This is a predicted complex of two RNAs, RNase P RNA and transfer RNA, with 449 nucleotides together.
């Protein structure tokens, strides 16, 4: 100087008019104060908080997490470590338990695809000389994936059949809270992949959400089905009986019979109302500081704080400024300075509130680290 | 605000347990016919809504992010 990796912080400022939405002061005119975000979004987690269910708890189904420890109210969130991966490095990424509990897949192509396999080839023995048996993973060849590699013995021809080394399994002991790491020494090798297929093993979780909810007001035809206590008069202790008023099937009409049923609550439907208050904003809430702890975070002291609207307020206009772009004029070897003029600031915007996660965001600023080149 | 569900050819819509995508319609090109329908015989036409992961291999399983529907006072 050029490239790059990490955290963090910002993401216009100022003043004048004029609005809008809350609050306080006033009798009223008015005054004064306050008013979007780092993601307010996405609604993917985890909570608080309110009803519903529910003895207390267990099991069972359904869902979720998933290496270890540690943090928090809680997470699937953070942080620190292993463990595998990339990268020359700073650094990044990983849904990372268990395939010797079982079931299930593995296409096409290959001779054999999971209790291996005999196309070619090699070696043996028969032979009618085509070609059969039969050993044999060393050769080719399919394939994403061919049942340890390389060497030397060894053998008919081979093969872990034997040895060495590497790889793999198991593993006293060591270190570490653990994951995990090292490993005497032991086995000739057995166990191929997939669980973001069922599963299996440990752990979480009753259910619905502020349009939860409770309260006022207002509105209407008490319309339709269930149900639960009970029966409208009288006798009756009760069970039943009698009697009266209503409806409904038996195609219609009468009568008689039957059935429902009379009175109170609850439930769901459907249909009217569609206002207004509480919930509603001070909280696991922010900075500073110091103290533990590598770190997330945790105590303790002090200081701050003020959107609460309901179709939903936080705008508009005009100046002047700061970045930034573009033209253009001077000065200057050059970098670059000095002046005019136009442009001109990214992503998005509360709704019950909190901790995260993800997504989007022009540009600007600050730290720390790496490579690389070049001068000293 | 809350809480669900979909996206596959020009349209409608299949494609339990992953193995490389189909139907019908609509288009095109022939026979037919004096031409035209209709009938027949064929033919094209697909990043399976994008992006990232698992996996040998994704329309299918996972996350995400857009786009469009639905339901609750």
């Nucleotide at each position: 100087g050029c490239g790059g990796a990490u955290g963090g912080c910002u993401g216009g400022a100022u003043g004048a008019c004029u609005g809008c939405g809350g609050g306080g002061c006033g009798a009223a005119a008015g005054c004064c104060g306050c008013g979007a975000g780092g993601a307010a979004a996405g609604u993917c987690c985890g909570g608080a908080c309110u009803c519903c269910a529910u003895a207390a708890g267990g099991c069972a189904a359904u869902g979720g997490u998933g290496c270890c420890g540690g943090g928090u109210a809680a997470c699937g969130c953070c942080c620190g470590g292993c463990g595998g991966g990339g990268g020359u490095a700073a650094c990044c990424c990983c849904a990372g338990g268990g395939a010797a509990a079982g079931c299930g897949c593995c296409a096409c192509a290959g001779a054999g695809a999971a209790c291996a396999g005999a196309c070619u080839g090699c070696c043996g023995u028969c032979u009618u000389c085509g070609g059969g048996c039969g050993g044999u993973a060393a050769c080719g060849g399919u394939g994403a994936a061919a049942a340890g590699g390389u060497g030397c013995g060894g053998u008919a021809a081979g093969a872990g059949c034997g040895c060495a080394c590497c790889g793999c399994g198991g593993g006293a002991c060591u270190g570490g809270c653990a994951a995990c790491a090292g490993g005497a020494c032991c086995g000739g090798c057995a166990c191929g992949g997939c669980a973001a297929g069922c599963c299996c093993c440990a752990c979480c979780a009753g259910g619905a959400g502020c349009a939860a909810u409770g309260c006022c007001a207002a509105a209407u035809a008490g319309g339709g089905g269930c149900c639960u206590u009970a029966u409208g008069u009288g006798u009756g202790c009760a069970a039943a009986c009698a009697c009266g008023a209503g409806g409904g099937a038996c195609g219609u009409c009468u009568u008689a019979g039957c059935c429902c049923g009379c009175a109170a609550g609850g439930c769901c439907c459907g249909g009217g109302u569609u206002g207004g208050c509480a919930g509603c904003u001070u909280u696991a809430g922010u900075g500073u500081a110091c103290u533990g702890g590598u770190a997330a975070c945790a105590g303790u002291a002090c200081a701050c704080a003020u959107a609460g609207a309901u179709g939903a307020a936080u705008g508009g206009u005009c100046a002047u400024c700061c970045a930034g772009u573009g033209g253009u004029g001077g000065g200057g070897a050059a970098a670059c300075c000095c002046g005019c003029c136009a442009u001109g600031g990214a992503c998005a915007a509360g709704a019950u509130c909190c901790g995260g996660c993800u997504u989007a965001c022009a540009g600007g600023c600050c730290a720390u680290c790496c490579g690389c080149g070049c001068a000293u | 605000g809350c809480c669900c569900c979909a996206a596959u050819a020009g349209c409608u819509c299949a494609g339990g347990u992953g193995g490389u995508a189909g139907a019908g319609c609509a288009a095109c090109u022939g026979u037919u016919u004096c031409g035209u329908a209709a009938a027949u015989a064929g033919u094209a036409g697909g990043u399976c809504g994008g992006c990232g992961g698992u996996u040998c291999a994704a329309a299918u399983c996972c996350g995400u992010c857009u786009u469009g529907g639905g339901g609750c006072a």
Rfam match: Bacterial RNase P class A. About the family: Ribonuclease P (RNase P) is a ubiquitous endoribonuclease, found in archaea, bacteria and eukarya as well as chloroplasts and mitochondria. Rfam links the family to the GO terms dimeric ribonuclease P complex, ribonuclease P activity and tRNA processing. By type it is a ribozyme.